[in-house]
Molecule: SAM riboswitch aptamer (S box leader)
Organism: Asanoa siamensis
């Protein structure tokens, strides 16, 4: 790289350098951009995943622990698992527009056509594909 899972309608500023394109790919739109976009750096911020913390629930075999006990049974602590966070900001990530919208399928609806069951428009509709990010595996 490929693969698996999860999330993607919210959120997030300023300065410096550079100098012409950029918004993933192809196409069609629509936006951003010499009033300097995109990119890089510094400071700052946001909070999706991992980590940490707090709380809640469960916890087999148990334990070198505490309580209780004639014994059985048990309670607490520890351990492990799960959930929530209106905590945190360590590791990543992110800081225009829903992943900017659409192009694939289905559903609804309107129109056209109808020897077939198709064509076109619309939609706060549903599901995919692809992409991005994280975690895991590799």
């Nucleotide at each position: 790289a490929c693969c698996u899972c999860a999330u993607c309608c919210a959120g997030a500023g300023g300065g410096g350098c550079u100098g012409a394109g950029g918004g993933a790919u192809a196409c069609g739109g629509c936006c951003c951009g010499a009033a300097g976009a995109c990119g890089c750096c510094c400071c700052g911020g946001c909070a999706a995943c991992c980590a940490c913390c707090a709380c809640c629930g469960c916890u087999g075999a148990c334990g070198a622990c505490u309580c209780a006990u004639c014994g059985c049974a048990g309670a607490g602590c520890g351990u492990g698992c799960g959930g929530u966070g209106c905590g945190c900001a360590g590791g990543u990530g992110c800081c225009a527009a829903u992943u900017c919208c659409g192009u694939c399928c289905c559903c609804g609806u309107c129109g056209c056509a109808c020897g077939g069951u198709g064509c076109g428009g619309c939609g706060u509709g549903g599901g995919g594909a692809a992409g991005a990010u994280g975690a895991g595996a590799g």